[in-house]
Context: one part of a larger RNA
Molecule: large-subunit ribosomal RNA, domain IV
Organism: Candidatus Acidiferrales bacterium
RNA sequence: CGCUCGCUCAGGAACUAGGCAAAUUAGCCCCGUAACUUCGGGAGAAGGGGUGCCCCGCCAGGGUUCAAAGCCCGAGGGGGCCGCAGUGAAAUGCGCUCUACGACUGUUUAACAAAAACACAGCUCUCUGCCAAGUCGAACACGACGUAUAGGGGGUGACGCCUGCCCGGUGCCGGAAGGUUAAAGCGAGGGCUUCGUCCUGAGCAAUCAGGACAACGGCCUAAACUGAAGCCCCGGUGAACGGCGGCCGUAACUAUAACGGUCCUAAGGUAGCGAAAUUCCUUGUCGGGUAAGUUCCGACCUGCACGAAUGGCGUACCGAUAGAGCGACUGUCUUGGCGAGCGGCUCG
Numbered sequence: 001c002g003c004u005c006g007c008u009c010a011g012g013a014a015c016u017a018g019g020c021a022a023a024u025u026a027g028c029c030c031c032g033u034a035a036c037u038u039c040g041g042g043a044g045a046a047g048g049g050g051u052g053c054c055c056c057g058c059c060a061g062g063g064u065u066c067a068a069a070g071c072c073c074g075a076g077g078g079g080g081c082c083g084c085a086g087u088g089a090a091a092u093g094c095g096c097u098c099u100a101c102g103a104c105u106g107u108u109u110a111a112c113a114a115a116a117a118c119a120c121a122g123c124u125c126u127c128u129g130c131c132a133a134g135u136c137g138a139a140c141a142c143g144a145c146g147u148a149u150a151g152g153g154g155g156u157g158a159c160g161c162c163u164g165c166c167c168g169g170u171g172c173c174g175g176a177a178g179g180u181u182a183a184a185g186c187g188a189g190g191g192c193u194u195c196g197u198c199c200u201g202a203g204c205a206a207u208c209a210g211g212a213c214a215a216c217g218g219c220c221u222a223a224a225c226u227g228a229a230g231c232c233c234c235g236g237u238g239a240a241c242g243g244c245g246g247c248c249g250u251a252a253c254u255a256u257a258a259c260g261g262u263c264c265u266a267a268g269g270u271a272g273c274g275a276a277a278u279u280c281c282u283u284g285u286c287g288g289g290u291a292a293g294u295u296c297c298g299a300c301c302u303g304c305a306c307g308a309a310u311g312g313c314g315u316a317c318c319g320a321u322a323g324a325g326c327g328a329c330u331g332u333c334u335u336g337g338c339g340a341g342c343g344g345c346u347c348g
Stems, first nucleotide, its partner, number of pairs: 001343008010334002014332001019329001027051005036041001038158001052081005061073004082086001094327007101319002106118002122156007134142002159314004164244003169241002171237005178232003184226002189221005196213007245263005272306001273303001284300005
C1' cells in the first nucleotide's frame, strides 16, 4: 500500500451524475392507522406501547375424574427483584409525499440493456358455411375428431369517459353499360411448291435437258370479326395505407379579434391534453418548494414539430422502472484517525 472487516469527537449528504456504498429499520403481542379507491384495497400505512426473572393463585380456560371436590397447568391479573438497557446466541421491513410511463402477475437481448420494450385478459376490423379459411414443395398431416359463442389473420391493450372531419391518391369490397385486351376461333388476302399446258434444243422415235404459265392439293404467312379476368370506368369503405391550410382587415385607451374578405384543398385538427419520454428559441413566463433549484410540482398557451384503437385523456392497485422532495440514518463527505485478519513489500 491492497483486499475483507470492526470502531470513531463534533457535524449529518456539505459527497456525488445520483445517498452509489454503508448505516438506520426489523421478530411477536396490544393500541392505532390518512388521502384516494375499481369498496377488494391502500395497510405491516403512518405512529405509539409492551417484551426479563421470582412469588401468589382472586379470575377465564384447560388437564386428571363418569361427574364434582381436591390436585396440576395457567393466558390475563396482583405483588416483588435487578440493570442505563430484559424477543433471541443468531434469524428479522427504513418510512412518507409528488410526478412520468406501463393497468396488473408474467416475458426478454444465454455472456454490457429487465425497461417505458414483448406478452396479457378486454376492445375492434377482416377472412372462413366445412373436402372451411389458413399452414404445407407434392401427398399425408395440422386446423379439428372442432363447425361462426368455432377457427385463421391484422391492430389496439385492464377499467372509466370517449374515439371528431376527409373516400381526391393508394388498398380492399361491390358493379357491370361502354373503352382497352391474351391464348383461342374464324380466315379475306399474300407467298412457296407442281399435276398439267406451252416454248426452245437434242434424238428416227420413245424420251431427255432448259425455260414460261400454273389447277387441285400440301406448306408458310395473315387482315377484318368473335374472345375472359384485369385495367380504364361507376359506386362504397378509416378501430383500411393515410391526410386533417395560407394571407389581409376589423371592437370608443391599448391589446386582442367573437366578425369580415380572399386564395387554395379530398378535407382543413373536434373533445381532451399541452415548454410534455414531444418545446428549437429555452434555465420560456408566473406561482410553489430552497438561504440559493438548467432538475421537480402547479399553472399559462407563443403546440419550431400533441391529438383521438400507428388510440386521446383520466385512473385505485402494482413496479429490482425513471425524475423530485421530506423524515430517520449514517465515515458518502468536512477529514481524517484507531484496530483485526489475509496479501503485497523489506530483511533473514